[in-house]
RNA sequence: AGAGUUUGAUCCUGGCUCAGAACGAACGCUGGCGGCGUGCUUAACACAUGCAAGUCGAACGAGAAAGCUUCUUUCGGGAAGUGAGUAGAGUGGCGCACGGGUGAGUAACGCGUAGGUAAUCUACCCUUAUAUUUGGGAUAACAUUGGGAAACUGGUGCUAAUACCGAAUGGUCUUCAUUGCUUUGGGGCGAUGGAGUAAAGGUGGCCUCUUCAUGAAAGCUACCGUGUAGGGAUGAGCCUGCGUACCAUUAGCUAGUAGGUGGGGUAAUGGCCCACCUAGGCUACGAUGGUUAGCGGGUCUGAGAGGAUGAUCCGCCACACUGGAACUGGAACACGGACCAGACUCCUACGGGAGGCAGCAGUGAGGAAUAUUGCGCAAUGGGGGAAACCCUGACGCAGCGACGCCGCGUGAGUGAGGAAGGUUUUCGGAUCGUAAAGCUCUGUCAGAAGGGAAGAAGUGUUAUACAGUUAAUACCUGUAUAAUUUGACGGUACCUUCAGAGGAAGCACCGGCUAACUCCGUGCCAGCAGCCGCGGUAAUACGGAGGGUGCAAGCGUUGUUCGGAAUUACUGGGCGUAAAGGGCGCGUAGGCGGCCUGAUAAGUCAGAUGUGAAAGUCCACGGCUCAACCGUGGAAGUGCAUUUGAAACUGUCAGGCUUGAGUAUCGGAGGGGAGUGUGGAAUUCCCGGUGUAGAGGUGAAAUUCGUAGAGAUCGGGAGGAACACCGGUGGCGAAGGCGACACUCUGGACGAAUACUGACGCUGAGGCGCGAAAGCGUGGGGAGCAAACAGGAUUAGAUACCCUGGUAGUCCACGCCGUAAACGAUGUGAACUAGGGAUAGGGGGUGUUGAUCCCUCCUGUCCCGCAGCUAACGCACUAAGUUCACCGCCUGGGGAGUACGGUCGCAAGAUUAAAACUCAAAGGAAUGGACGGGGGCCCGCACAAGCGGUGGAGUAUGUGGUUUAAUUCGACGCAACGCGAAGAACCUUAUCUGGACUUGACAUCCCAAGAAUCUCUUGGAAACAAGAGAGUGCGUCAUUAGAUGAACUUGGUGACAGGUGCUGCAUGGCUGUCGUCAGCUCGUGUCGUGAGAUGUUGGGUUAAGUCCCGUAACGAGCGCAACCCUUGUCCUUAGUUGCCAGCACGUAAUGGUGGGGACUCUAAGGAGACUGCCGGUGACAAACCGGAGGAAGGUGGGGAUGACGUCAAGUCAUCAUGGCCCUUAUGGGCAGGGCUACACACGUGCUACAAUGGGUGGUACAGAGGGAUGCCAACUCGCAAGAGGGAGCUAAUCCCAGAAAACCAUUCGUAGUCCGGAUUGCAGUCUGCAACUCGACUGCAUGAAGUCGGAAUCGCUAGUAAUCGCGGAUCAGAACGCCGCGGUGAAUACGUUCCCGGGCCUUGUACACACCGCCCGUCACACCAUGGGAGUGGGCUGUACCAGAAGCCGGUAGCUUAACCUUCGGGAGAGCGCCGUCCACGGUGUGGUUCAUGACUGGGGUGAAGUCGUAACAAGGUAACC
Repeated sequence: AGAGUUUGAUCCUGGCUCAGAACGAACGCUGGCGGCGUGCUUAACACAUGCAAGUCGAACGAGAAAGCUUCUUUCGGGAAGUGAGUAGAGUGGCGCACGGGUGAGUAACGCGUAGGUAAUCUACCCUUAUAUUUGGGAUAACAUUGGGAAACUGGUGCUAAUACCGAAUGGUCUUCAUUGCUUUGGGGCGAUGGAGUAAAGGUGGCCUCUUCAUGAAAGCUACCGUGUAGGGAUGAGCCUGCGUACCAUUAGCUAGUAGGUGGGGUAAUGGCCCACCUAGGCUACGAUGGUUAGCGGGUCUGAGAGGAUGAUCCGCCACACUGGAACUGGAACACGGACCAGACUCCUACGGGAGGCAGCAGUGAGGAAUAUUGCGCAAUGGGGGAAACCCUGACGCAGCGACGCCGCGUGAGUGAGGAAGGUUUUCGGAUCGUAAAGCUCUGUCAGAAGGGAAGAAGUGUUAUACAGUUAAUACCUGUAUAAUUUGACGGUACCUUCAGAGGAAGCACCGGCUAACUCCGUGCCAGCAGCCGCGGUAAUACGGAGGGUGCAAGCGUUGUUCGGAAUUACUGGGCGUAAAGGGCGCGUAGGCGGCCUGAUAAGUCAGAUGUGAAAGUCCACGGCUCAACCGUGGAAGUGCAUUUGAAACUGUCAGGCUUGAGUAUCGGAGGGGAGUGUGGAAUUCCCGGUGUAGAGGUGAAAUUCGUAGAGAUCGGGAGGAACACCGGUGGCGAAGGCGACACUCUGGACGAAUACUGACGCUGAGGCGCGAAAGCGUGGGGAGCAAACAGGAUUAGAUACCCUGGUAGUCCACGCCGUAAACGAUGUGAACUAGGGAUAGGGGGUGUUGAUCCCUCCUGUCCCGCAGCUAACGCACUAAGUUCACCGCCUGGGGAGUACGGUCGCAAGAUUAAAACUCAAAGGAAUGGACGGGGGCCCGCACAAGCGGUGGAGUAUGUGGUUUAAUUCGACGCAACGCGAAGAACCUUAUCUGGACUUGACAUCCCAAGAAUCUCUUGGAAACAAGAGAGUGCGUCAUUAGAUGAACUUGGUGACAGGUGCUGCAUGGCUGUCGUCAGCUCGUGUCGUGAGAUGUUGGGUUAAGUCCCGUAACGAGCGCAACCCUUGUCCUUAGUUGCCAGCACGUAAUGGUGGGGACUCUAAGGAGACUGCCGGUGACAAACCGGAGGAAGGUGGGGAUGACGUCAAGUCAUCAUGGCCCUUAUGGGCAGGGCUACACACGUGCUACAAUGGGUGGUACAGAGGGAUGCCAACUCGCAAGAGGGAGCUAAUCCCAGAAAACCAUUCGUAGUCCGGAUUGCAGUCUGCAACUCGACUGCAUGAAGUCGGAAUCGCUAGUAAUCGCGGAUCAGAACGCCGCGGUGAAUACGUUCCCGGGCCUUGUACACACCGCCCGUCACACCAUGGGAGUGGGCUGUACCAGAAGCCGGUAGCUUAACCUUCGGGAGAGCGCCGUCCACGGUGUGGUUCAUGACUGGGGUGAAGUCGUAACAAGGUAACC
């Protein structure tokens, strides 16, 4: 620091997602050790049990028991001592307001920060001064007696105090009065006088002074305590400035409310409370209301600014079962105090009582989830005490949990036969892998044994010494020394020794992002997934394995926060088209504001001071072996406050200026606005005339009008609306908008020249006004047009488009509505920044001076264009450039401009304006394609013009379908269907049935036997099975015996063979098609951010991207053309098997023979044609047109030749091949059957329907082929197919082989025929092992449909179509098919409007699987969230009223009453009771708000294949949209 994801690709906008860090975490798998931290985030839910606040005998009275000892005893016991002035209880003092917990409430002076308190208090502590005098009456404990189950409590009697009370004294105390000085406002410092107001003693010691006098009392002294007053410290209260969440779909709130006067209350100010008076106070700088929330230091993240957060630690606040109120006290309205009410739990004798873990442990519940009912006061701290000491779940430690951070270990070195094994493999190998084993070492942690700290300072006691106090060498206090005494953790940290590699590695991931790849299984299944997306038989994405990568005692997942996100933009974004400029103006608050001078110092800047707690972060140093952790010091804390200064800028005040702004004068332009009137053309209607059959309307029609006289035409009249030409990217207006003419009233802008005012300005939240069309209300008006509606058409339908009618409306007046694609999709104002052209209004100038032209200034409008900007398109002095001021608006798409609520409206509706849910996109601009019922140009048997067919018949053949045991398989628009198949009776053959085989029909290897081979018999349908006989070979070694080898056969074993089994969507190769269409690309350069463009476009031309010219392109490649074959002409060469002109021979005849090379021909090589020549056109080009010559003329004809690519086109069944599958079968062999079936449908052919013909007879003329298991002559036989026969031929020699149409005769006479030949019967021929299923042919007989073919559709442009026959491949036989060959031999093409296909350019696009595209809405079904809804049930809350516990306060006539007073009667005072004010819970009524739920209902979203149409995207077939 970025990355993935919208597209075919690109740039941009924009969302979603990821990589990082963090956590009080949880879950999954795994788990060796230690240190330091940390641990109910949920139910402020309920709690069993134990503990968490006591202490003081040196404040006070009283005071046990057990036990032990002694004495006594009637042996039951009793007494004394000790225990012990102890325990326990009580009075009293201090503490219990700290410490500890929690975050419910609280949006607040609660918190933070800075101040104030001259408006205050402060126990204990420190300090100063002083005092501590003198009396009194009670009371608990206790004793006794009652009540009660208990809790507890009543009566009577006794007693003490540092408990309580009176008196004295007293002050710098309180208060009142008078008064001086001083101050910032009541304040401070004083003076005088009056009134009021204190106390408590305890312990130790001593005898100097007094009394008795050993000693004690008084007294003295020390310490502690107490009172008063002052000061300090600490802590607390109150007040103020500033800061402190979200919602405006919360806009008004408020009667103690705001203030004053007087009083009350408090430690203290204050409506804090009360009486009276005034009528105020708060609020858009957000009051009031609602929701949420403890706040801060800090923590996490981030470069920072920020954002999120508020566990542990520290500060503050609030709370203590819920609510209320008080007492005590220095302080509480009090967590472990009290009272009342409520809920809950427990006890109960039913009368009544008890309780409050949000202290530490612990339990239940809730939850994804959070620990021990531990040890100790040794340390630190706290309470009490004079102290010892006691208490302390604060705290220190330990336990549990990988919850986090940090550290350590699980070994190190060497070791290649690269072991075994796993995985994989192209079978060679590769990899795990120096990894292991083996060898040599080490010893951390854990284990065992031994040793063993620091944390401890003290306090106390004892002894000694000194100092202070004092009368004192007592006592006491302090200091010093010595001794002694205290450890929960814990025998822990640490150290030493022993043994031994021995006990210690997992988790996630491996398609991209993102480091890391293979095999197997699975087969859109199972599953994965953070996003994009994987999985439908070869998955690096699922599951397993091997391997690898990352981290490591952890690793992943989930959740949350920040980051990335400049994706709320202060730093640091935008608004023409992506989301986004308000429809327009006026103007309030607010914001901003020209030039000069002076003053001031609020902002601003600089310095100083205070503060910004500690901890934390950062830096340095230090302590634990390191680190985490901890200690010490520093920095920082961007803030706030006070103060001193500066004066440029902003502000404020004062004075001035004229440039901004405005006013006055003159002038012209204008559909600017409002009102009144006038005019002509046209439509319609009415009247009249002429006139007759149609008119009207459309793509075509019909509805409609018209013989009752329309339409047409002429004249007259009525009425309403709109104003042709001028008219113009011309004018005016803020926008909406404004168009005949005249008049009246009126707004604004502009030009010119001078004068005046003196910043008067710009913008503008709210607000006010204007605001097209449609619509609404009332009243008019109504010619034309025209929603709705009606009819006619169109159509599958047509609630539309078209037509005929037609009502609201359109028009006027008044009043509403307030919206539009209200658009320049561009807010207003100001300044600056190249030009060129046009135009409107006004002015100036030169020249002519008449029109007019030219130059120039200002104001508007339009076009082009530079810089600059922009994602691009584009904008460009009328900015979308460069800046300033102010306003409005945006933050992914959908849901939705919707719901609810509010406001406005008569209504329609407008405005303001969400959420749940859902998607990973939605979008802008541009690019190259494809497409268009877009455009332009051009081509093609594409249409047209012609000729002949198909579609109808019969039949052949192929296909579908059906059938079947099987009818093997493939091919399916063109581009499957006489196709693979150039030939299924067996074979072929892949299919079916049956009966048989299992190393196999075929290949290689091994073992055994045997040569091979041949003949025969039996069974069988054959395959095959069983058997008999003949036969013994070749090579090497070797004397022989024998051994061995090669080929072959048989048997056996297992490796393997085999498969027309699957996948053509895993493939190679081959092929089809667009298309023989003219295209497809590249290098370099240039342009563009880029995809890309240019070149290849343009002007001509061509069959052609063929060529020329032009040109930011210049060149090149694959295609085109040419080169190749064939054919057409000629020449040369060569003449056999071909030829025969001339010469010769011969025949009935024939190149038959000699001969010849002239000709034809054969087959080799050449020539020839190139727009070369001429004329014209063209741009002086390319080229085209015409002509000459020529066998041939403009690629002469034909063929071969098929660019880049498209169709997942076809083929695994030609072949090859990956993977999968079968292996006594999906392999191999055999027989028979099937592929030949047949209600039907389609394709392609053949033969016909006849006279341009059929039959019969006769006569001619080809080319190209084939032929040794072959072609087969002559001749004979047969009606014929054919048979016999055998000559010739390895072929220019022989054979197939008679060409047919044609021509010449003759017959038939328009008929189902002398047409047509299907079908069937009989008889044959040939091939073949075999013609039944199932061959071809022949003869005789039979003689069907069919009389030229509906819609539709095919081929062909010249030696072509049409027609005629011939040959060949395959093949034993079996073509109407296929491939070739020649014979005869036409018609037509005006032309490119249309159909189809194609090419180039251009245009639109929402298409990219590319129009067979995309896509909209209703309906039906399922699910989800949500609105309405008769209502129903909760929560919170307002208001009115009732009620009123406890308690404080107030009143008091009843009752009671120790201290004081008393004249002894009583009084003062107090308590209880009663009454009153306030008030919690509760109750009644009525509102508000929110949540849940609700029959039914509304729309919305999502869903693989549903239904109906086709609205949008192309001119989307009626341009679209608001």

The RNA shown here (small-subunit ribosomal RNA) has 1522 nucleotides and comes from an uncultured bacterium. Rfam family: Bacterial small subunit ribosomal RNA. The literature on the family includes a 2002 paper in BMC Bioinformatics by Cannone et al., "The comparative RNA web (CRW) site: an online database of comparative sequence and structure information for ribosomal, intron, and other RNAs". Gene Ontology terms of the family: ribosome and structural constituent of ribosome.